Two RNAs folded together computationally: RNase P RNA and transfer RNA, 465 nucleotides in total. It holds a member of the Rfam family "Bacterial RNase P class A". The family's RNA type in Rfam is ribozyme.
């Protein structure tokens, strides 16, 4: 110094004209405030407000190692557990073992039950059996010690031919094959037996747990998928500031038809309240108005700083502070100065002229998050290169 | 401002418990025809809106993003 991966912060500055909105009085040639880390995207969660002070069942929907933390939450902070890199130690023909150290994880349940697994393969899941490996009778063609009339015959062997039986090592098919590997064993083979390694059960330790460690046993129950339906644990009532509240205006208690249930109710039922029952709710037609202004509206899970408590995430306690509020929509515009980056020229070198360039984006009731968008500047770890000492 | 919706061949659309992406117009090309249409025959066209991810395998399932509609009859 340069590249890579994580992670954090910052998001040009000052001045001068010219507007724009708010708010405040001493009402005008006046002071004061005035976009962001994402105001986005509407993806979670929540505040508010209405529907009953939000009730029960059921369907549907989201979450999902374990602890904490929050108002909550699918966020955050620790842990564990996998897996994927790096380094160092060690062993081997290799695979790997341990230890530090970083990234990533939608990481309940397949031993409740259903459902799928195309194609190829014997077989895709109550396990089978194509070649192949062995073995048992037949049958066919052979070899042959021994015998022997030298023709031949037989103990035994070896080939081929279809058939029974064992097998599940090897081949082959596939993404995926019914536990690896090595010794023994066996007619041949197999967890048939044994060592390690995998798994399952039980028992003790250590932790709040998840989870790990160490001993006994069990030869072996277990195929893959639940971002398939399911199960279990847990949380969810719906709707959304155009939500609701108030005033003003308008009009007509208007003219037909149907009407006994109709509304709140939102995916059904219970329940509950309202409102109606002879023309009056309510549905539909004709025909006619209004569409305006306030409030909700921004002082809050609010910001700086200290302290403390906790490994953090948070949380308490003590001082300061007020920091957009429009609503057809402000928060802007121009100049000149400093900056920040990059290209040119001159320059031995500080340097100094001159040019470009300065992201992504912009509040729409409010607040916690998440994700995506984002020139550049700069800080933390880690990892590699190169150089110097 | 909030709320729902859709993207597949040039255009209208299919494609289901996740297993060869297809129809009809519409384009080329040949035939017929004096020509041209119309007709018959044959042919091309596909990053299933982008990327990722689960899965042996994704137009399908999940996640994040781009684009486009509902424009006062979606809602005051």
């Nucleotide at each position: 110094u340069c590249c890579g991966c994580c992670g954090g912060a910052c998001a040009g500055g000052c001045a001068a004209u010219c507007g724009c909105u708010c708010g405040c009085u001493g009402u005008a040639u006046g002071c004061g405030g005035g976009a962001g880390g994402a105001a986005a995207g509407u993806c979670c969660g929540g505040u508010c407000u209405c529907c009953a002070a939000a009730g029960g069942g059921c369907a549907g929907c989201a979450u999902g190692c374990c602890g904490g933390c929050u108002a909550a939450c699918g966020g955050c902070c620790g842990g564990g557990a996998g897996u994927c890199g790096g380094c160092g130690c060690u062993c081997u023909c290799a695979u790997g073992g341990c230890g530090c150290u970083g990234g990533c994880u939608a990481c309940g349940g397949a031993a409740a039950g259903u459902g799928c697994c195309a194609c190829a393969g014997a077989a895709a899941a109550c396990a089978u059996a194509c070649c192949g490996c062995c073995u048992c009778a037949a049958g066919u063609c052979g070899g042959a010690a021994g015998c022997u009339u030298c023709g031949g015959u037989u103990a035994c062997u070896g080939g081929c031919u279809g058939g029974g039986g064992g097998u599940a090592a090897g081949g082959g098919u596939g993404a995926a094959a019914a536990g690896g590997u090595g010794c023994g064993g066996u007619a041949a083979g197999a967890g048939c037996g044994c060592a390690c390694c995998g798994c399952g059960g039980c028992u003790g330790g250590a932790g709040u747990a998840a989870u790990u460690c160490a001993g006994c046993u069990g030869g072996c129950a277990g195929g893959g998928u639940a971002a398939a339906c399911c199960c279990c644990a847990u949380g969810c009532g719906g709707a959304g500031c155009a939500a609701g509240a108030c005033c003003a205006a308008a009009u007509a208690g208007g003219g037909g038809a149907g009407g006994a249930g109709g509304a709140g109710c939102g995916g059904c039922c219970c329940g509950c309240u309202c409102c109606g029952u002879u023309a009056u709710a309510c549905u539909u037609c004709c025909g006619g108005g209004u569409a305006g202004g306030u409030c909700g509206c921004u002082g809050g899970a609010g910001c700086c700083g200290g302290u403390c408590a906790g490994u953090a995430a948070u949380g308490g306690c003590c001082g300061g502070c007020c920091u957009g509020g429009a609503g057809g929509a402000a928060u802007g515009a121009u100049u000149g100065c400093c900056g920040g980056c990059u290209c040119g020229c001159c320059g031995c070198a500080c340097g100094g002229c001159g040019g470009g360039u300065u992201a992504c984006a912009g509040a729409a009731a409010c607040c916690g998050g998440c994700u995506u968008a984002u020139c550049g500047u700069u800080c933390g770890g880690c990892g590699g290169a190169c150089c110097a000492g | 401002g909030g709320g729902c919706g859709c993207g597949u061949a040039g255009c209208u659309c299919a494609a289901u418990u996740g297993g060869c992406a297809g129809a009809g117009c519409a384009a080329a090309u040949g035939a017929c025809u004096c020509u041209u249409a119309a007709u018959c025959a044959u042919u091309a066209g596909g990053u299933u809106g982008u990327a990722g991810g689960u899965u042996c395998g994704a137009u399908u399932c999940c996640u994040a993003c781009c684009g486009c509609g509902c424009u006062c009859a979606c809602c005051a």
The prediction has a mean pLDDT of 77.